Transfer RNA from a Candidatus Omnitrophota bacterium, 74 nucleotides, folded computationally. NCBI's taxonomy places the organism under Bacteria, Pseudomonadati, Candidatus Omnitrophota.
[in-house]
RNA sequence: GACCCCAUCGUCUAGCCUGGUUAGGACACAAGCUUUUCAAGCUUGCAGCGCGGGUUCAAAUCCCGCUGGGGUCG
Numbered sequence: 001g002a003c004c005c006c007a008u009c010g011u012c013u014a015g016c017c018u019g020g021u022u023a024g025g026a027c028a029c030a031a032g033c034u035u036u037u038c039a040a041g042c043u044u045g046c047a048g049c050g051c052g053g054g055u056u057c058a059a060a061u062c063c064c065g066c067u068g069g070g071g072u073c074g
Base pairs, nucleotide, nucleotide: 001073002072003071004070005069006068007067010027011026012025013024020057029045030044031043032042033041050066051065052064053063054062
């Protein structure tokens, strides 16, 4: 330098191909219930689409560029 893959709550991850429900789940954290206490269990809460632009009535999803990470080739 060329090409390919990846980026979503604190962490891991689904959804993207085929645009449309309040972006779902697990763990963690906080509160409450339960318990003699702890743990476990139950309920609730907390918190997210890397950045910019475009298309569209509507974009996490489609298109372009950029940034970061990984890989292959030279």